[in-house]
About this RNA
RNAcentral holds the full RNA, with entries from ENA and SILVA. A computed fold for a 476-nucleotide part of an RNA from an uncultured Bacteroidota bacterium, annotated as small-subunit ribosomal RNA, 3' major domain.

Context: one part of a larger RNA
């Protein structure tokens, strides 16, 4: 100087407390461990692995296994030589890769030749093989915590200290006062984006108050720019004003005004560093290793196994509910090998026809809610696992191993031990919708969107994590 303490002081955080809803019990989905296997590819492992890499494992992907094949090689480039071509169709063997043939047949140019293909030679191959403890880059975490440093000066033999401490204050090393310190940098804050208010400008595909037209009905039509909205700009909030406290910074107020009040709400933004943290399998790269194989192609299998253990979720155990009928209201997105209105067929998944839309124009397209009816506390009209049958769709192909539909079947489960997680407001809870990936989909996942919409916080003694000062230390 740090680190540590079941030392002290001050302070903060959904850290506790106060509340609400979960997990831990059940069934299923998914990831992991273990076991099994020819293979169940590899990585991630306290917090910071475990719906993680994977934002789509039937083939492909694919790295694994079995079997069959190739060796300048599956791709590309350069140079030289040779042959003919290109391209299309097709036969045999085979699981295919591939091997062996057959038929038709040239393009540009006067030509040389060029384009194209095959082949030979030479040189560069290739490796998801090892090392993340050789590395770059990127990322997690402490932590959006308030810290981490420098120049000059001063103090100290020196390591180093001071500044950065003290008294206040703040979300903040934020600011003020004092001060052997005076300044500065990286962080904080602000500048950026979204959202909340107003105004200006602009009105198409959006809107419709007033004036007309028209319809069973609809901004459908003429028209209009008022309004909503769209999308560009401007304003607006700064403790600016008032009162109290205070030297000041600032704090307090059911203060005024205001759409908004003291960082308005949310996002992006992550200092010096820590964990030899993670990644050589995104990519790049040093070294090592393989080179008729640890490279490459192909078929089938596996990554989907199942006594069991754990994590994360979904669905429930019901009446604030289930079922049936009627009926209302979003936002943000996607769409041409696409989204599809509408009609017809089908109980349905869907099919057939047909129309609009490369979309503020057409379309995908809401649920909880509301209004009626029924069920009456049951393992039930709860719950839907499992299994049987029949189908639909995608796709060469759904056996291993897809999703969905219909009929039947109707398991466990009656609120969950110790323990444990999330959340402070448009939040939790609850309800549906969209997107990426994608032929299809194992999505209950991820990322977004809106609808409905709470309870509680006395307080900081205690648990956990963190910041500052101080103290002890046989630690570095």
């Nucleotide at each position: 100087u740090g680190a540590c303490g079941g030392g002290g002081g001050c302070c903060c955080g959904c850290a506790c407390a106060a509340g609400c809803g979960g997990a831990g019990g059940a069934g299923c989905a998914u990831g992991u461990g273990g076991u099994u296997u020819a293979a169940u590819u590899c990585g991630a492992u306290g917090a910071u692995a475990c719906g993680c890499g994977a934002g789509g494992a039937a083939c492909c992907u694919u790295a694994c296994c079995u079997a069959g094949a190739c060796u300048u090689g599956a791709a590309c480039g350069u140079a030289a030589g040779a042959g003919g071509g290109a391209u299309a169709u097709u036969u045999a063997a085979g699981a295919a890769a591939u091997u062996a043939g057959a038929u038709a047949g040239u393009c540009a140019g006067c030509a040389a030749u060029g384009a194209c293909c095959u082949u030979u030679u030479a040189c560069g191959a290739g490796g998801u093989g090892c090392u993340g403890c050789a590395u770059g880059g990127u990322u997690g975490u402490c932590g959006u915590c308030a810290g981490c440093u420098c120049g000059u000066g001063c103090c100290g033999u020196g390591a180093g200290g001071u500044g950065u401490c003290a008294g206040g204050u703040u979300a903040a090393g934020u600011c003020c006062u004092a001060u052997a310190a005076c300044g500065a940098g990286c962080g904080c804050a602000a500048c950026c984006c979204c959202u909340g208010c107003a105004c200006a400008u602009a009105g198409u595909u959006g809107c419709c108050a007033g004036c007309a037209u028209g319809u069973a009905a609809u901004g459908a039509u003429g028209g209009g720019g008022a309004c909503u909205c769209u999308a560009u700009g401007u304003g607006g909030a700064c403790u600016g004003c008032c009162g109290g406290c205070g030297c000041a910074a600032g704090c307090c107020g059911c203060g005024a005004g205001g759409a908004a009040g003291g960082u308005g709400g949310g996002g992006a933004u992550g200092a010096c560093g820590u964990c030899a943290a993670a990644u050589c399998a995104g990519c790049a790269c040093g070294g090592c290793c393989c080179u008729u194989a640890c490279g490459u192609c192909u078929a089938g299998g596996g990554c989907g196994a199942c006594a069991c253990a754990c994590g994360u979720g979904c669905u429930a155990c019901a009446a604030u509910g289930g079922c049936c009928g009627a009926u209302a209201c979003a936002g943000a997105g996607g769409g041409c090998a696409g989204c599809u209105a509408c009609a017809u067929a089908g109980c349905g998944a869907u099919a057939u026809g047909a129309u609009g839309c490369g979309a503020a124009u057409c379309u995908c397209a809401a649920a909880a809610g509301u209004c009626g009816g029924u069920c009456u506390c049951a393992g039930u009209u709860c719950g839907g696992a499992u299994c049987g049958g029949a189908g639909u769709c995608u796709g060469c192909a759904a056996c291993u191993c897809g999703a969905c539909u219909c009929c039947g079947u109707g398991a466990a489960g009656u609120c969950g031990g110790a323990u444990u997680c999330g959340c402070u407001a448009g939040u939790a809870a609850u309800c549906g919708c969209g997107c990426a990936u994608c032929a299809g989909c194992c999505a209950u996942g991820g990322c977004g969107c809106g609808g409905u919409g709470a309870a509680u916080a006395c307080g900081u003694u205690c648990c956990c994590g963190g910041g500052c000062c101080u103290u002890g230390u046989a630690c570095a």

The prediction has a mean pLDDT of 82.